[in-house]
């Protein structure tokens, strides 16, 4: 170094929901708990969703969210060939 494993074995990691707490929200944070997961570790570079606001409505834009939606870049444990 290249490939495979989550029906192995030590270990990671944490959906739902609950408290608190930041935000207009979408949702992020800590805690708690566990759906699950071979990168469920990291990036917003394409899609995709979703939030969004200005006289009012509707429809969009900035702008903001998700990496546990997809693809992509990039680092990486165990165990096997």
């Nucleotide at each position: 170094a290249c490939g495979a494993g989550a029906c192995a074995a030590a270990g990671c990691c944490a959906a739902a929901c609950c408290u608190g707490u930041c935000g207009c929200a979408a949702g992020a944070c800590a805690g708690g708990g566990a759906c699950g997961g071979a990168a469920a570790g990291c990036c917003a570079c394409g899609g995709g969703u979703c939030u969004g606001u200005g006289a009012a409505g509707u429809g969009u834009g900035a702008a903001g969210a998700u990496a546990g939606u997809c693809g992509g870049g990039u680092u990486g444990c165990c165990u096997u060939g």